[in-house]
């Protein structure tokens, strides 16, 4: 740090995905230790049960019992002033939980004043002196209970007054108001009774008042703190003011009055969503994301108001009220609140024990000892995460077996095991054995304090206990490898391959994608790779993604500039000079809490983890500084910008007016039969006079030339000519203001056509409509009519490829060449030129940019200012919603489903009913043919037991097959044969062996049978040795025309003998590529010149080779007569060599000469490469198949089958012909199981006979044609099928099924539709002749010659192709891709009558508790007056129950918001195999 995926391939934009790290996780598989952490993220859902807060006798009064001693039996001590319970202090506001609310001064960070604080600390002054209650308890009542009345007693650090007041606190500055408690210890020095004990004195704890600290806490304020404008307006105690009230404090915080303000585009309100920070987690940073554990703040505490008490709460384990819900009830009434710890049920993918101790550390009370503490410390569960350890080490090659692969050699598993030699961490078992404990408590030395050697505190020393965890960490000892490895992945991306099933099935799949009989991608196995008590999938967050771009992006075509302009908030803004210091930028302070992150040290054997220090903490505030820049302020300047004169252009606008030419129509004249329209028609117009000319009139709409990448104007847009208004624009030269500027969210205006509305007008042109061709159809184009509309005037719509697909100002940066509009100048008689400036308008182009294409002073270069806009593609510029509109519509503007591409530029090919040039028998021009008949073959199709099998456009169909009766054959029916019909080898084995005549049995192969009766070598001397061939029997194997030409090799067809396809260096281009091969010429040819960033080279053309055509020479037999003519070598020749023309060349057009002329004719010869073209049946071959058969014998039958269809052919319809007669002339080939003469039979196919010939010697051997003659135009003297009979021939064998020949029969067929095919000169056309195969079959195939023609204007048109260019959404390539409606199926989503939830507000009624406010006739110890004698009465002040008022949770009514769910049925999307 990248990858991977749009393409045939390429850059480039862009999106999907991967590769990493994290986690409070969950699932699968799988599991040994041990350390440290972590452990209900859902239901703030509900909870059974225990335990989470109580302590103090040194603040009070009262006070048991169980047991046990004594006992006089009455009872008493001990237990005990102890449980428990009360009054009273202090704590229950701490710690614990847990996040539902809050988008807020609630958090964070920095600030302030108006404040309060119990314990604590430190100061100053006190602590005098009295009084009445009320609990517990006793007595009675009421209730199921919970609890509760009424009466009596009684303590106090419980209440209350009085006195005193340094300080306090109020105040009109005179003066007024206000406390307090006491308790323990211990000592008589001093007074009093005099044991002692009281005053006293001391010491501790505590109490009152008030001052300060410290701590905590309330409270105000600047910044910072999510999403959403399809939330834009909100606000009535609302904002501020005066005056009161309340508070511990300001303050509409409350009331009453007065003002009429305050919030908002710097997002007010309003709606979703959220506890917020330190911090975590990722990342190079910046930033995204997050907010468990642990820290700090907030809120909360069944839900909802509420107030008490108190220093402190509107109080998790307190009250009071409503409301759900649980629960006990004797139905009257009453408990209750786990978001403490543990647990239970429920939710859920999913989260642990109803442990242990208060030993430590903290907190509460106390003086203390101590209680109490589910805070804490430990233990338990759980691989949830970190970390560390282990599961052995070393040796071991016969490279063992056993799996696996395999070319069968062998590799590989693998030093891996086994074997041998070690060790013992972990676990096991047994012993030992730390720290965490330090105080208190006692004794006891010192100092303090004091009158004291008392106490009581400080310090020190001795003693004496205090550990949950604990079988603790750790240490030794014993035994023995002894107990202890799995998951995931192996196409690419990404580290690691082979077999074997399986056959688009089953399945993988993160994303490209695998998989349709040879899957490294599905599933197994075998080996590999990568992690490791764990390994993988999900899920998620961050990166990669600079893929929201601040750091760090873009908008000319990829997504992206508002249609244009004008302007307001904003934002930025010219030169000097001063002065400020607000932003900058220095220092300094004090903050940024600890913990965490890093650094550098420490302690657990290391680590994790714990711990000391440092550094950061990038911020805020305060202060001092600097003043170049911004900014504020004051001052000038003139270069920006404006403004004045004077001048130029010009379809700038708006309005009036007006002018011709032309359609159309009207009315008359001329004047007759068409017109008019198309590719050709028709429809329509015309004899009721049209088109077509002539005159003369209407009326509307537009303005030919000039017209020009020419002008104007923001932009849409403006054109005949004149007049009136009116905007801007440019050039010249000066004067003048003095930055007055530039952009522009919102908003304002304008804004093409098409379109609405009113009213006019209406010529021509025309959507809609209508006929009329066209067309398979034509709701289209054409063609004839035609109405809105197109014009006008006033509204209105506000959009367009409203394009320069390029926003608006400024500045800067070679040049060249047009043309508008001015200035200046140069030279000219005029017009015209030339230079130079400036402000348009345009073409080229240099650095730059840019994927590229191209853009360039009119930027898409190079900065600067400001606006808008864009984030994958389809959904969709759609739906809801708001706003504008009369509709039509517009604007703004999404989401769920869905794809991996969607796109741009630019290669190369391909194609195109694009364009150019060429070329072929490709078209035309001409011969002949087929397609119609018969019959041959072939082939489909159909039959069959079988009809073997392959070949299927062109490039299959007289193809394999150059020759199916048997055989061939492979097919099919019956019979056999099993190491086989054939090859190799390994073992045994017979010894009359191997072979084998006869015979039986059968169709035959086959099975039986056996007279006879062997062979090579060596010893040796013929056999009774060995061994080999051979042969039985067995074992390995043979042995397949079975399958796959889509595994292959060879070999072949085709495009095409078509001109082409390439390489190397250089060179252009980010590439792909391209250049060379284009271009002007020429040619058959990429053939060749010439030119040019190309220079050369390779395969191909062409040429070398073979045949024919001339000579020439040599040789030569078998030709002959011989110059010859043959045959066979071996040469000459032919090269555009020469002449002439054509612009230079290649070339070409005539020409001479020459047997022969521009490749003489022919052949052979086939680039790169397409058709998965054919062939596994020619042969070769992988791989699967069968193996008493899918092999191998064999005998018949098939392959010849026959409604039909197609294709190569043949004969033929006849007179250029057919019969009959007669007579001529080839080549080039064959031949011994052969060709076969003369001769002889025979009508004839044949036969019979054999000269001659292994051949230039002998055999085979012409036919059209040529002579003469019949037949005369017909189903014939045409044609011959067809079938009868009778013959030959080969062959064991012609029935199924051969050819031939002789008489007889004599079918269709009278030159063949649409089509279609051959052929350009010795060609077609006609005509026979040899030959391969072959026993025997040729209309077929190779060859061979003999007679021997017509025609080519040309390339416009089919078809094939070549090169160049164009255009492309193609690339399986136009037989491509691809749109849209229909049908079906799945999916989400809008709309709907209505239905049915929730939720925030209002508007009214009704109103609990409670504060407060009134009132208070009832009630009332305490203080104060009077009274009287008192166990008190009255009165007062004070309190106070009730009652009443204000607020009030909440319930009820009640019209509307808003936001969901459900929905008959509709709308348009997505996707899907095949279909229309």
């Nucleotide at each position: 740090a990248g990858a991977g995926u749009u393409u045939g391939a390429u850059c480039c934009u862009g999106g999907c995905u991967c590769a990493g790290a994290u986690u409070g996780a969950a699932c699968g598989c799988u599991g040994g230790c041990g350390g440290c952490a972590u452990g209900c993220c859902u239901a703030a859902c509900a909870c059974a049960u225990g335990c989470a807060a109580g302590u103090c006798g040194a603040a009070c009064g009262a006070g048991a019992a169980a047991g046990u001693c004594c006992u006089u039996c009455g009872g008493g001590g001990c237990g005990a002033g102890u449980a428990g319970a009360g009054u009273g202090g202090c704590g229950g506001a701490c710690g614990g939980g847990u996040g539902a609310g809050u988008a807020a001064c609630g958090c964070g960070u920095g600030g302030g004043a108006a404040u309060c604080u119990a314990c604590c600390c430190u100061g100053u002054a006190g602590u005098g002196g009295g009084g009445g209650a009320c609990a517990a308890c006793c007595c009675g009542g009421g209730g199921a209970a919970a609890c509760u009345c009424g009466g009596g007693c009684u303590a106090a650090u419980a209440c209350c007054g009085c006195a005193u007041a340094c300080g306090u606190c109020c105040u009109a500055g005179g003066g007024g108001a206000g406390a307090a408690a006491g308790a323990g210890g211990g000592c008589c020095u001093c007074u009093g009774c005099u044991u002692g004990c009281a005053a006293g004195c001391u010491c501790u704890c505590g109490c009152u008042a008030u001052g300060g600290g410290a701590u905590g806490a309330g409270c105000c304020c600047g910044c910072g703190u999510c999403c959403g404008a399809u939330u834009a307006g909100c606000u009535a105690g609302u904002u501020g003011g005066u005056a009161g009230g309340g508070u511990a404090a300001a303050g509409g915080c409350c009331u009453a009055c007065c003002a009429a303000g305050g919030c908002g585009a710097c997002g007010a309100u309003c709606g979703g969503u959220a506890g917020c920070u330190g911090g975590u987690c990722u990342g190079a940073g910046a930033g995204g994301a997050u907010g468990a554990c642990c820290a700090g703040c907030c809120a909360c505490a069944c839900u909802g108001g509420g107030a008490c008490u108190g220093a402190g709460a509107c109080a998790c384990g307190g009250c009071c009220c409503a409301g759900a819900c649980u629960c006990c009830u004797a139905c009257g009434g009453g408990a209750g609140g786990c978001a403490g710890c543990a647990g239970u049920g429920g939710g859920g993918a999913a989260u642990a024990u109803u442990g242990c101790a208060c030993a430590a550390u903290g907190g509460g009370c106390g003086c203390a000892a101590g209680c109490c503490u589910g805070a804490u410390g430990c233990a338990g569960c759980a691989a949830u995460g970190c970390c560390g350890c282990g599961u052995g080490u070393g040796u071991g090659a016969a490279g063992a077996a056993g799996g696996c692969c395999u070319g069968c050699g062998g590799g590989u598993u693998g030093u891996a095991a086994a074997g041998c030699a070690c060790u013992u961490u972990c676990a096991g078992u047994g012993g030992g054995g730390a720290a965490g404990a330090a105080a208190a408590g006692u004794c006891u030395g010192g100092c303090g304090u004091g009158a004291a050697u008392a106490c009581c505190g400080c310090c020190g020393g001795g003693u004496c206990u205090u550990g949950a965890c604990g079988u603790u960490a750790c240490c030794c000892a014993c035994a023995g490898a002894a107990g202890a490895a799995g998951c995931a992945c192996c196409g690419g991306c990404u580290a690691a391959c082979u077999c074997c099933g399986u056959g688009c099935c089953a399945g993988c799949a993160g994303c490209c994608g695998c998989g349709g009989u040879a899957a490294u991608a599905c599933g197994g196995a075998g080996g590999g790779u990568g992690c490791a008590a764990g390994c993988g999938u999900u899920a998620a967050u961050c990166g990669g993604a600079a893929u929201c771009a601040c750091u760090g992006g873009g908008c000319g075509u990829a997504a992206a500039g508002c249609g244009c302009a004008c302007g307001u908030a904003g934002g930025c803004g010219g030169c000097c000079u001063g002065u400020u210091a607000a932003g900058u930028c220095a220092g300094a302070u004090g903050u940024g809490a600890a913990a965490g992150c890093c650094c550098c040290g420490g302690g657990c054997u290391c680590a994790a983890c714990c711990u000391g220090g440092g550094a950061a903490u990038u911020g805020c505030a305060u202060u001092u500084g600097a003043u170049a820049c911004u900014g504020g302020c004051a001052g000038g300047c003139u270069a920006g910008a404006g403004u004045c004169u004077g001048a130029u252009a010009g379809a700038g606008g708006g309005g009036g007016g007006u002018g011709g030419a032309a359609u159309u129509c009207c009315a008359g004249g001329u004047g007759u039969a068409g017109c008019g329209g198309u590719g050709a028609a028709a429809u329509g117009c015309g004899u009721a006079g049209a088109u077509a000319u002539c005159u003369g009139g209407a009326g509307g709409a537009a303005c030919a030339c000039c017209a020009g990448u020419g002008g104007c104007g923001a932009a849409g847009g403006c054109g005949g000519c004149c007049c009136c208004c009116u905007g801007g624009a440019u050039c010249a030269a000066g004067a003048c203001u003095g930055a007055c500027g530039c952009u522009g969210a919102g908003g304002u205006g304008c804004g093409a056509a098409a379109g609405c509305g009113u009213g006019g007008g209406g010529a021509g042109c025309a959507a809609a409509c209508a006929g009329g061709a066209u067309u398979a159809g034509a709701u289209a184009c054409c063609c004839u009519g035609g109405u809105a509309g197109u014009c006008c005037a006033c509204g209105c719509u506000g959009u367009a490829a409203a394009c320069g697909a390029u926003g608006u100002c400024g500045a800067c940066u070679a040049g060249c060449c047009g043309u508008u509009g001015g200035g200046c100048u140069c030279a000219u008689u005029u017009a015209a030129g030339g230079g130079u400036u400036u402000a348009g308008u345009g073409g080229c182009g240099c650095a730059g940019c840019a994927a590229a294409c191209g853009c360039g002073a009119u930027a898409a270069g190079u900065c600067g200012a400001c606006c808008g806009c864009c984030u994958g593609g389809g959904g969709a510029g759609u739906a809801c919603g708001g706003c504008c509109g009369c509709a039509a519509g517009g604007u703004u503007a999404a989401a769920a489903c869905u794809c991996a591409a969607a796109g741009g530029a630019a290669u190369u090919g391909a194609c195109g009913g694009g364009g150019g040039c060429c070329c072929g028998c490709a078209c035309a021009a001409g011969c002949g043919g087929u397609g119609g008949a018969g019959c041959a073959u072939g082939u489909g199709g159909u039959u069959u037991a079988a009809u073997u099998c392959g070949a299927u456009g062109c490039a299959a169909c007289a193809c394999g097959a150059a020759g199916a009766a048997c055989c061939u054959u492979a097919c099919c029916a019956a019979g056999g044969c099993u190491u086989g019909a054939c090859a190799u080898g390994c073992c045994g084995g017979a010894a009359g062996u191997a072979g084998a005549a006869a015979c039986c049995u059968g169709a035959a192969a086959g099975g039986g049978g056996g007279a006879c009766g062997a062979c090579c070598u060596g010893u040796a001397a013929a056999g009774u040795c060995a061994g080999g061939a051979a042969c039985c029997a067995g074992c390995a194997c043979a042995g397949g025309u079975g399958c796959u030409g889509c595994a292959u090799g060879g070999c072949u067809g085709u495009c095409g003998u078509c001109a082409g396809c390439u390489c190397g260096u250089g060179c252009c281009g980010u590439g792909a590529g391209g250049u060379g091969u284009u271009a002007g010429g020429u040619u058959a040819a990429g053939u060749c010149c010439u030119g040019c960033a190309a220079c050369g080279a390779g395969c191909g053309c062409a040429a070398c080779c073979c045949c024919u055509g001339u000579c020439g020479u040599c040789a030569g037999u078998u030709g002959u007569u011989u110059u010859c003519u043959c045959u066979g070598g071996c040469g000459a020749g032919a090269c555009u060599g020469c002449c002439u023309c054509g612009a230079a060349a290649a070339c070409g057009g005539g020409g001479a000469g020459g047997a022969a002329g521009g490749u003489a004719g022919g052949g052979a010869u086939g680039a790169c490469g397409u058709c998965a073209a054919g062939u596994c049946a020619g042969c070769a071959u992988g791989g699967c198949c069968c193996u008493u058969a899918c092999g191998c014998c064999u005998u018949g039958g098939g392959c010849u089958a026959c409604a039909c269809a197609c294709a190569c052919g043949c004969u033929a319809c006849a007179a250029u012909g057919g019969g009959u007669g007669g007579u001529a002339c080839a080549g080039a080939g064959g031949g011994c199981a052969g060709c076969a003469a003369u001769g002889g039979a025979g009508c004839g196919a044949u036969c019979c006979g054999g000269a001659g010939c292994c051949a230039a010697u002998c055999c085979u051997a012409a036919a059209a044609a040529c002579c003469a003659u019949c037949c005369u135009c017909a189903g014939u003297u045409c044609g011959g099928a067809u079938u009868g009979c009778a013959g030959g021939c080969u062959g064991a064998a012609a029935c199924u099924c051969g050819c031939c020949u002789g008489c007889a029969u004599g079918a269709a067929g009278u030159u063949g539709g649409a089509g279609u095919u051959g052929c350009u000169a010795g060609u077609a056309a006609c005509c026979g002749c040899a030959u391969a195969u072959c026993a025997g079959c040729a209309u077929g195939g190779u060859g061979c010659g003999g007679u021997g023609a017509a025609u080519a204007c040309g390339u416009u048109c089919u078809c094939g192709g070549g090169c160049c260019u164009u255009g492309u959404a193609c690339a399986c390539a136009c037989c491509g891709c691809c749109c849209g409606u229909c049908a079906c199926g799945u999916c989400a989503u809008g709309a709907a009558a209505g239905u049915u939830g929730g939720u925030a507000a209002c508007a009214c009624c009704u109103g609990a508790a409670g504060u407060c406010g009134a009132u208070g006739g009832g009630c009332u110890a305490a203080c104060c007056c009077g009274g009287u004698u008192u166990a008190c009465c009255g009165g007062g002040a004070g309190g106070u129950a009730g009652u009443c008022g204000c607020c009030g949770a909440g319930g009820g009514u009640g019209g509307g918001g808003c936001c969901g769910g459900c929905g008959a049925u509709u709308g348009g999307g997505a996707c899907g195999a095949a279909g229309u």
Small-subunit ribosomal RNA from a metagenome, 1476 nucleotides, folded computationally. The coordinates come from a structure-prediction model, not an experiment, and the mean pLDDT is 85. Rfam family: Bacterial small subunit ribosomal RNA.